[in-house]
Context: one part of a larger RNA
Molecule: small-subunit ribosomal RNA, 5' domain
Organism: uncultured prokaryote
RNA sequence: GAUUGAACGCUGGCGGUAUGCUUAACACAUGCAAGUCGAACGGUAACAUAGCUAGCUUGCUAGCUGAUGACGAGUGGCGGACGGGUGAGUAACGCGUAGGGAUCUACCUUCUGGUGGGGGAUAGCCCGGUGAAAACCGGAUUAAUACCGCAUAAGACCUAAGGGUGAAAAGGGGCCAAUUCUUGAAAGCUCUUGCCGGAAGAUGAACCUGCGUUAGAUUAGCUUGUUGGUAGGGUAAUGGCCUACCAAGGCGACGAUCUAUAGCUGGUCUGAGAGGAUGAUCAGCCACACUGGAACUGAGACACGGUCCAGACUCCUACGGGAGGCAGCAGUGGGGAAUAUUGGACAAUGGGCGCAAGCCUGAUCCAGCAAUACCGCGUGUGUGAAGAAGGCUCUAGGGUCGUAAAGCACUUUCAGUAGGGAGGAAAGGAGUGUAGUUAAUACCUGCAUUUUGUGACGUUACCUACAGAAGAAGCACCGGCUAACUCCGUGCCAGCAGCCGCGGUAAUACGGAGGGUGCAAGCGUUAAUC
Numbered sequence: 001g002a003u004u005g006a007a008c009g010c011u012g013g014c015g016g017u018a019u020g021c022u023u024a025a026c027a028c029a030u031g032c033a034a035g036u037c038g039a040a041c042g043g044u045a046a047c048a049u050a051g052c053u054a055g056c057u058u059g060c061u062a063g064c065u066g067a068u069g070a071c072g073a074g075u076g077g078c079g080g081a082c083g084g085g086u087g088a089g090u091a092a093c094g095c096g097u098a099g100g101g102a103u104c105u106a107c108c109u110u111c112u113g114g115u116g117g118g119g120g121a122u123a124g125c126c127c128g129g130u131g132a133a134a135a136c137c138g139g140a141u142u143a144a145u146a147c148c149g150c151a152u153a154a155g156a157c158c159u160a161a162g163g164g165u166g167a168a169a170a171g172g173g174g175c176c177a178a179u180u181c182u183u184g185a186a187a188g189c190u191c192u193u194g195c196c197g198g199a200a201g202a203u204g205a206a207c208c209u210g211c212g213u214u215a216g217a218u219u220a221g222c223u224u225g226u227u228g229g230u231a232g233g234g235u236a237a238u239g240g241c242c243u244a245c246c247a248a249g250g251c252g253a254c255g256a257u258c259u260a261u262a263g264c265u266g267g268u269c270u271g272a273g274a275g276g277a278u279g280a281u282c283a284g285c286c287a288c289a290c291u292g293g294a295a296c297u298g299a300g301a302c303a304c305g306g307u308c309c310a311g312a313c314u315c316c317u318a319c320g321g322g323a324g325g326c327a328g329c330a331g332u333g334g335g336g337a338a339u340a341u342u343g344g345a346c347a348a349u350g351g352g353c354g355c356a357a358g359c360c361u362g363a364u365c366c367a368g369c370a371a372u373a374c375c376g377c378g379u380g381u382g383u384g385a386a387g388a389a390g391g392c393u394c395u396a397g398g399g400u401c402g403u404a405a406a407g408c409a410c411u412u413u414c415a416g417u418a419g420g421g422a423g424g425a426a427a428g429g430a431g432u433g434u435a436g437u438u439a440a441u442a443c444c445u446g447c448a449u450u451u452u453g454u455g456a457c458g459u460u461a462c463c464u465a466c467a468g469a470a471g472a473a474g475c476a477c478c479g480g481c482u483a484a485c486u487c488c489g490u491g492c493c494a495g496c497a498g499c500c501g502c503g504g505u506a507a508u509a510c511g512g513a514g515g516g517u518g519c520a521a522g523c524g525u526u527a528a529u530c
Base pairs, nucleotide, nucleotide: 001530002529003528004527006526007525008524009523010522013377014376015375016374017373018372019370020369021335026333027332028331030330031329032328035078036077037076040075041074043071044070047069048068049067050065051064052063053062054061055060056059085288086287087286094213095212096211097210098209099208100207103205104204108201109200110199111198112197113196114195115194116150118148119147126139127138128137129136130135156165157164158163170193171192172191173190174189175188179186180185181184214260215259216258221251222250223249226248227247228246229245230244231243232242233241263285264284265283266282267278268277269276270275290311291310292309293308294307313324314323315322316321341367343366344365345364349363350361351360352359353358380410381409382408383407390401391400392399393398414471416466417465418464419463420462424457428452429451430450431449432448433447434446435445436444474519475518476517477516478515479500480499481498485514486513487512488511489510495502496501
């Protein structure tokens, strides 16, 4: 000199953009943070509508009908493995980089072959019981895209090459030209979303290897599933991953082992560079979710807001037994020099579910707080010598603050008040036309067009008007380094100090004042890095 997720002291007008527990991976009150689908299913607790019945104060009250819109609880599907947080552990194929072959991959895309016919349960509802609660038990009954057989098998898998094994699920919209009953439906036709098998792609994931990746030798030897082989098991898959047997290997001064420290990287800071330091925010990877262990489900977890066991802690209890996990967003206590609101909205972007409308989303977008950082703007402009008053100083003449002020003439950024006012909005809905599909002018889908219509921010950005210099300057320093000097007080005292050093009666070095210098909504100090 540059820099910082900074803190402290004094001071503080506005805006934009960023950033904000670096400490106790300490403990947590409260609310919210993962749901959704009725176009899978049986249904109907609540709400609304309609119909029916009864009562009447004739527009209400009560009851019934799942009939319609919908929908609590439940079965079922998909999603809760993403998104969000933290850095405790980890010196490791964890990360970075470059490769490899023995793998899996829900949703998505393309191609291909199917989707036939049956069965038995079960939740819910109902009845009964136990319990303080959490919850649980028994009986009866019921549905499915839940579950299980049978059939079929192009391809798939197994094979001793003869053969064998092994699937599926339906839902929704529309139409009667021909068949059957005749308001209209059934079969059927048609459109569409699904389901099962297979082949490929894409995406994601798993595994292996070369090289690189902190310090200590006041750590020199370490290792028995250890190193390799054979056979088997296990896995999606290779492999001592595991087991049995066999061999006795494997690593190490090119630093094994042990100890300490640490998430790694893109990057960030500094520096001319080489390098040094660092790993907040943002992005990629990894690890963790009260502590330790374990598996289940699933395409994917050994799962932050799932399950089980053990432990510590907290809470409830009728003492028999139960409940919990903020390193999600806010917030509280504690620790600390130190770090924010128990805010708004799903309008946009993205995610989950859904045919869709839509619902959910503390992701996200916004707002609030903080000069924490960077950037920008303002605190007026011109004129004005009687060089006013006053302060300070003086050789008492003067000098200086100083065109500074006052006065006069202007301007009105920003802030204030009032009015106007973009963009962030594309979607979505409805209508019309047209094309595809079809038996079809239904339905559905695509495209075009018309119309309608969605904003948290928001009193938005921006523009206009109004009034008045009006509301807006401090901090550090002045002995040398280092830009800036005098007076008074003090008297080795009080004090200053980054280094040299000042102070013992004329202190430009202490304290105050006047003046000056430097930065400026900041200025200094401290800490840390180069």